The prediction has a mean pLDDT of 84. Predicted 3D model of a 79-nucleotide RNA (c-di-GMP-I riboswitch aptamer) from a Desulfuromonadales bacterium.
[in-house]
């Protein structure tokens, strides 16, 4: 230093669900809480769900990394 593997120990994140706030919505953000996570740290590139408008459709625009792929940064310990 690469690579598997994983949870001894320090430790690290944070589902739902409540409150406050943004947001047409999806949702997201910070308080409270942990279902669970060895990359539950980042990135929307491909995909898939969602969500808006819209008669249907189809595009378009948003979300969603805690869907799954990728790509990229990294603590420990063993092989």
């Nucleotide at each position: 230093a690469u690579u598997c593997u994983c949870a001894a120990a320090g430790g690290g994140c944070a589902a739902a669900a409540c409150c406050g706030g943004a947001g047409c919505a999806a949702u997201c953000c910070g308080g409270u809480g942990a279902c669970g996570c060895a990359a539950a740290g980042c990135c929307a590139c491909g995909a898939g769900u969602c969500c808006a408008g819209a008669c249907u459709g189809a595009a378009u625009g948003g979300a969603u990394a805690g869907u799954c792929g990728g790509g990229u940064u990294u603590c420990g310990a063993g092989a």
The source organism's lineage runs through Bacteria, Pseudomonadati, Thermodesulfobacteriota, Desulfuromonadia and Desulfuromonadales.